[in-house]
């Protein structure tokens, strides 16, 4: 240089054939406790890596860059 594969909540990851953005874990508040820890409840957290495009509608489908891993030279 070239090809492949990923990027979504603070971390690890779902999200069906394009149709409501979700879980566990932390982190808050709360119940319980002499205090905590566990356990149970509850909230709160997202320009879906950035930017354009097709579409009534995009985490998904096209196009470009950045980034991380692999693979050819």
């Nucleotide at each position: 240089a070239g090809g492949g594969u990923c990027g979504u909540a603070g971390c690890u990851c779902a999200a069906u054939u394009g149709g409501u953005a979700g879980a566990g874990c932390a982190c808050c508040g709360g119940u319980c406790u002499c205090c905590a820890a566990a356990a149970c409840c509850g909230a709160a957290g997202g320009u879906u890596g950035g930017g354009g495009g097709u579409u009534c509608a995009a985490g998904u489908c096209c196009c470009u860059c950045c980034g991380g891993c692999c693979c050819u030279g």
This is a predicted structure of a 73-nucleotide RNA (transfer RNA) from Streptomyces ficellus. It matches the Rfam family "tRNA". Rfam describes the family as follows. Transfer RNA (tRNA) molecules are approximately 80 nucleotides in length. Model confidence (mean pLDDT): 81 of 100. NCBI's taxonomy places the organism under Bacteria, Bacillati, Kitasatosporales, Streptomycetaceae, Streptomyces.